Predicted 3D model of a 1415-nucleotide RNA (small-subunit ribosomal RNA) from an uncultured bacterium. The RNAcentral record of the sequence draws on ENA and SILVA. Its Rfam family is "Bacterial small subunit ribosomal RNA". Rfam links the family to the GO terms structural constituent of ribosome and ribosome.

RNA sequence: ACACAUGCAGUCGUGCGAGAACGAGGCCUUCGGGCCUUUAGUAAAGCGGCGGACGGGUGAGUAACACGUGAGUAACGUACCCCGAAGCGAGGGAUAACCAUCCGAAAGGGUGGCUAACACCUCAUGAGACUACGGAGGCUACGGCCUCUGUGGUCAAGGCCAACUUCAGGCGCUUUGGGAUCGGCUCGCGGCCCAUUAGGUAGAUGGUGAGGUAAGGGCUCACCAUGCCGAAGAUGGGUAGCUGGUCUGAGAGGAUGGUCAGCCACACUGGGACUGAGACACGGCCCAGACUCCUACGGGAGGCAGCAGUGGGGAAUCUUGCGCAAUGGGGGAGACCCUGACGCAGCAACGCCGCGUGAGUGAAGAAGGCCUUCGGGUCGUAAAGCUCUGUCAGGAGGGAAGAACGGCCCUGAAACUCAGGGCGUGACGGUACCUCCAGAGGAAGCACCGGCUAACUCCGUGCCAGCAGCCGCGGUAAUACGGAGGGUGCAAGCGUUGUUCGGAAUCAUUGGGCGUACAGAGUGCGCAGGCGGCCCGGCAAGUCCGGUGUGAAACCCCGAGGCUCAACUUCGGAGGUGCAUCGGAAACUGCCAGGCUUGAGUCCGAGAGGGGCCCGUGGAAUUCCCGGUGUAGGGGUGAAAUCCGUAGAGAUCGGGAGGAACACCAGCGGCGAAGGCGACGGGCUGGAUCGGGACUGACGCUGAGGCACGAGAGCGUGGGGAGCGAAGAGGAUUAGAUACCCACGUAGUCCACGCCGUAAACCAUGUUCACUAGCUGUAGUAUCCGUUUAGGGUGCUGUAGCGCAGUUAACGCAUUAAGUGAACCGCCUGGGAGUACGGCCGCAAGGCUUAAACUCAAAGGAAUUGACGGGGGCCUGCACAAGCGGUGGAGCAUGUGGUUUAAUUCGAAGCAACGCGAAGAACCUUACCUACGUUUGACAUCUCGCGAACCCCUCCGAGAAGAGGGGGUGCCCUUCGGGGAGCGCGAUGACAGGCGCUGCAUGGCUGUCGUCAGCUCGUGCCGUGAGGUGUUCGGUUAAGUCCGGCAACGAGCGCAACCCCUGUCCUUAGUUGCUACCACUUUCAGGUGGGCACUCUAGGGAGACUGCCGUGGUAAACACGGAGGAAGGUGGGGAUGACGUCAAGUCCUCAUGGCCCUUAUGCGUAGGGCUACACACGUGCUACAAUGGCCGGUACAGAGGGUAGCGAUGCCGCGAGGCGGAGCCAAUCCCACAAAGCCGGUCUCAGUACGGAUUGCAGUCUGCAACUCGACUGCAUGAAGGCGGAAUCGCUAGUAAUCGCGGAUCAGCAAUGUCGCGGUGAAUCGUUUCCCAGGCCUUGUACACACCGCCCGUCACACCAUGGAAGUCGUUUGCUCCAGAAGUCGGUGACCCAACCUUGUGAGGGAGCCGCCGA
Repeated sequence: ACACAUGCAGUCGUGCGAGAACGAGGCCUUCGGGCCUUUAGUAAAGCGGCGGACGGGUGAGUAACACGUGAGUAACGUACCCCGAAGCGAGGGAUAACCAUCCGAAAGGGUGGCUAACACCUCAUGAGACUACGGAGGCUACGGCCUCUGUGGUCAAGGCCAACUUCAGGCGCUUUGGGAUCGGCUCGCGGCCCAUUAGGUAGAUGGUGAGGUAAGGGCUCACCAUGCCGAAGAUGGGUAGCUGGUCUGAGAGGAUGGUCAGCCACACUGGGACUGAGACACGGCCCAGACUCCUACGGGAGGCAGCAGUGGGGAAUCUUGCGCAAUGGGGGAGACCCUGACGCAGCAACGCCGCGUGAGUGAAGAAGGCCUUCGGGUCGUAAAGCUCUGUCAGGAGGGAAGAACGGCCCUGAAACUCAGGGCGUGACGGUACCUCCAGAGGAAGCACCGGCUAACUCCGUGCCAGCAGCCGCGGUAAUACGGAGGGUGCAAGCGUUGUUCGGAAUCAUUGGGCGUACAGAGUGCGCAGGCGGCCCGGCAAGUCCGGUGUGAAACCCCGAGGCUCAACUUCGGAGGUGCAUCGGAAACUGCCAGGCUUGAGUCCGAGAGGGGCCCGUGGAAUUCCCGGUGUAGGGGUGAAAUCCGUAGAGAUCGGGAGGAACACCAGCGGCGAAGGCGACGGGCUGGAUCGGGACUGACGCUGAGGCACGAGAGCGUGGGGAGCGAAGAGGAUUAGAUACCCACGUAGUCCACGCCGUAAACCAUGUUCACUAGCUGUAGUAUCCGUUUAGGGUGCUGUAGCGCAGUUAACGCAUUAAGUGAACCGCCUGGGAGUACGGCCGCAAGGCUUAAACUCAAAGGAAUUGACGGGGGCCUGCACAAGCGGUGGAGCAUGUGGUUUAAUUCGAAGCAACGCGAAGAACCUUACCUACGUUUGACAUCUCGCGAACCCCUCCGAGAAGAGGGGGUGCCCUUCGGGGAGCGCGAUGACAGGCGCUGCAUGGCUGUCGUCAGCUCGUGCCGUGAGGUGUUCGGUUAAGUCCGGCAACGAGCGCAACCCCUGUCCUUAGUUGCUACCACUUUCAGGUGGGCACUCUAGGGAGACUGCCGUGGUAAACACGGAGGAAGGUGGGGAUGACGUCAAGUCCUCAUGGCCCUUAUGCGUAGGGCUACACACGUGCUACAAUGGCCGGUACAGAGGGUAGCGAUGCCGCGAGGCGGAGCCAAUCCCACAAAGCCGGUCUCAGUACGGAUUGCAGUCUGCAACUCGACUGCAUGAAGGCGGAAUCGCUAGUAAUCGCGGAUCAGCAAUGUCGCGGUGAAUCGUUUCCCAGGCCUUGUACACACCGCCCGUCACACCAUGGAAGUCGUUUGCUCCAGAAGUCGGUGACCCAACCUUGUGAGGGAGCCGCCGA
């Protein structure tokens, strides 16, 4: 491993031949130039030698003996280097350079000619080596090896330096032996994924022979044989350089292989050889291909995965630097040259290490910021100030180590590769380091602050903007967003992202699981494999001990040393669980041999059984057919209809046909491996059990694959078909009803044969063996006891229920384990999905095997508390039912919605908003609208000035307001000047003010479940825990009321009682009340005097407690009945509302956080509005009439209110009312006649003598004022309405119904409302099925904002991911075929060639051609 511009590797003249130029100097010159010397035997080139196979780069390929580790090579090579031995003789012919010439654009080439060598060739010599044929000896692992030796053959280079040189010496060379080093080859073991890759292989496996290689080999070839590899994973596919190490981890392990080191592979892609000691060769060659460049178009050139550098790609990665001074390498005799190896420098906080940005002191706790409860807190000794220090940076000066060599000179008597001295050598670099000067001066950031996790406030924002690792934040008070202040953590860094290990016992060897969470294969048989009883002997593979070799260095660890320290580095040590080998041990495993009987099995006897297969037989029932009797229905359902039936059904009787299934027995009983098996008889057959002896002698257990069996449905072929019955069609139901229900009905169900192979095939529990308390039932069998009956005991084998230990997350399991152990197999992690693709099986349906993308913050189990259920049990309530009266229809009143409006102020919203806040909207109220005004304000506090306060009048204005005038002084102190309190006016600013927003920021108050009987706590006990127990249970009650029981015992808030009213009695008191008795008076009234007995008033007390009797209740609680009593089982009514729920209601009662307004969203005033009106709803009133209306007469309450009040008698008015004013601060007076009722009369069923709306007119009263908008009165008018659809409300006794009376608010009143009071005064309630609400227990749950819950599928739109898809394109690969480059090899070689022999068709070499292979 994308493509690359440019620069940057040789060296030797002591191997050889040849040999410039520029420049400088000299001479000559026809000024064109020439010659000589020097440059220089230099440069460049050539022949030759050595090196370019090292060093450097990269990781593409490679799953391989590539790597690691340990062995082997008796099957091998090794240039240069070292040691030893021997030698270097004689000749020869060429060729490049060069010259000439030719071709070409170039690259380059051709031809001819000259020349040298350590180039090339021949011969000689041969210690020696090799080789062919022999001989001898030794060793051996039997393959072979080593040594000696005979004969033949083969193999050398002569040279260079030095020149006074023949010497001596050096270099180089040849042959050979050895060494060292480095390699080649072979083997054991080790290290990735996929089986949805299961079969692979033809040189394939082996042999014989040959070729080839340095060497063994099928490496290659000929022939022969048919092998070889594979489930311990061959072959194929994917991925990957391997290791020392590195990161992580307690370790085991997991991940990884960058720098450094070892090995391998590669060099544009593919193929090939040449040269060479070594290559199939990074900076060599040839061929082919792609690409780039040059070109005169003919043809050429190139390969940075060397160092720098460029473009591109990418999230991202540097200088086209200096130097060979050091280390190392190549060449050289050497000097020396070369060396992007290397040493240095540069760039990048990329990493590690060290250092600085100051130190001490300093509280008025400065200013300023932020917060604030406004007091203060905090930044903070922080700063300033004062006193110091001097690192780094800056200035000045000094200034290294790294250097050892080599060379030259001198010296050591000579010589040297030895020693000493001298000269000389530094890229980094004037760098490190040192000294001096100056001066706190130049030097702090980043992330975070909701939990995990260390660090909190304010503001802004308002589900927006945004944050986010997970959980999750943000919808108006955000410690979670953004900013700020503060804080926390790190620090020249800090965060983010990615990746790896850890935590994760979350793949579990160490170290997990499979009843219900994921997980036991549907069942058996069984090959391989795994595991295996007792005793003895042997071996030593495993195992254990010791020795030896190895386990490179670096790294990690330990100890020292060097840079001031550290990082870094140097030295030494230790360790390295591994492999190999030698020796030893023999308990265990294994192997060999022998034995044993307890595991397992065989034989014999016995009985049990729906075990299996086959063949027959039987009765009941259904249906159908035939016949008889018989007549109108039958059938079916919640109710019906379709359907059958007068052509005779159904019913009933007789006869017949056919198919299927076998009632009772029948049982948590039996059998079987499972699926499964049920009438009876026969035939064939499997297994288990019990009993007793004999035999075999571990023969056993499990079991991946494999094989077999395997419910139902389904499929094929052929039968059969009574009943039942998918599909289908019909009738119903329903909004629909492709369903549930009904009447039909085809496949099918049945048989034979063949497939299929699944299931909630479940005990959701694999098989086998052993051990570990019991009790009870049941089936089989043996034995014992028993009056051989009833029955009981013991053993074995099954099958059930309960239960201890133990176990479990809990539920539960518990000798039939889910306990304790052993062996083996199978299986396991949300959804997607048991799906897709592939493969195998199947006729098909489909089955088996079995993923991924993507997506989610869960999915799931068991248990707990609630809530819920068209679950269950018990119980209650005017909840239903029974009953009475209403509402819903009418008119009107009132509230609400809606609409309208300038405004119709606001709130309340199912029950639990709607005659509610409002117990009083004409103005006021009033918050709304319009208009006019006002700004320290209508109101509070403080400051200043003036004036006491206060009262009266005039003008203007709608008024608020504005303008002006007049009167008038008090209280306290006083030094008489004045000051003060209080009030008023004016001014200033702090502030007031807001019914503006948020009831989802709040307090308080209230509604509601609900006057329901519940809600809790302490201690104890149980549970891992949530939690339970108590509070459940059996009774009982209105009640968690009480009793009994109980691992509970007690207690609290609720219930009840205590309180109030009322019902009876007693007592006290006796006016304003009362009047029995006495007396008086009377317009005959307790009016008056006595009186206080009664009534009454209002204080106190009594009384009722299931106390008594009876019955029931096992006892008790209690219930029923009775007595007595005014009252009887809480006498009636009221007050009283547990823990809590509804983010219920209220910021417009009040209070209050925050926000908002501040000449207005505050304040004042006038007018208007809240009273609108097509409509809709709620709550009421009055009615529709005769149980009534009207008229007349007449009787009886209670509870209240009254001085700005109630207001009598009297008079006036038809009346509302007026005049008037007695009495009364009220048991005294007044409001005040109660009404229904009763008596009498009238009306007579009519829209009326019912009903009173509406409207007209006339009035009364209140009030500043009744137009919008009051009430009442009189006269007149006289509407709807004839008892009200669906639906719905209240009420269980002095209740409903009905009748009137009073109060609050209030000037008056829209009050028919509301709160009270009394009068008259019913009906019904057996029952709890049903509706609603509630309580307790229990059950199910996938609900927990809790059924108004949760949740499923289709469709529509958008987006993400994945699969399929006619085809099409690309890539990779297998097989087959055609063509076939370079090139090796083989053949040929008639063409070419100097060396040798020699004159030939010689030897030898080559071109060319042919052949095999071949990208």